Background
A computed fold for a 119-nucleotide RNA from Hyphomicrobium sp., annotated as Guanidine-I riboswitch aptamer. Taxonomically the source falls in Hyphomicrobium (Bacteria, Pseudomonadati, Pseudomonadota, Alphaproteobacteria). Of the family's consensus pairs, 100% are formed in the model. The prediction has a mean pLDDT of 81.
[in-house]
RNA sequence: ACAUAACGCCUCUAGGGUUCCGAAGGCUGCGUCUCACGCAUCCUUGCCAGGUCCGAGAGAGGCUCUCCCGCUCUCAACACCAGAGAGCGGAGCCACGGCGGGAUAAAAGCCCGGGAGAG
Numbered sequence: 001a002c003a004u005a006a007c008g009c010c011u012c013u014a015g016g017g018u019u020c021c022g023a024a025g026g027c028u029g030c031g032u033c034u035c036a037c038g039c040a041u042c043c044u045u046g047c048c049a050g051g052u053c054c055g056a057g058a059g060a061g062g063c064u065c066u067c068c069c070g071c072u073c074u075c076a077a078c079a080c081c082a083g084a085g086a087g088c089g090g091a092g093c094c095a096c097g098g099c100g101g102g103a104u105a106a107a108a109g110c111c112c113g114g115g116a117g118a119g
Base pairs, nucleotide, nucleotide: 006064008063009062010061011060012059015054016053020051021050022048023045024044025043026042028040029039030038031037065092066091067090069089070088071087072086073085074084075083094114096117100112101111102110
């Protein structure tokens, strides 16, 4: 310096914020003799242990995918080697990581990114 290993999908979790729902608070109006309480519109709050939602390369589970690596079978071929397909089994390593930017309502272990960089 170059080449080689799936940088796959689904479900979930760590985590994330606040579009919707809910919760809490508030103004106004209505119900009520008053108060309390209830209902409705609007406003505020995510340091608001909630539902919806987003969500990991280096988290989990499942499914696929790859390798003829081994064996068996079928087709073809047929001296050997070699080809195509199927089944069963086996294997698929390692992984420290910013700043900053982007999307979405918004944010994040999402995307840029197995990046920059470090070893």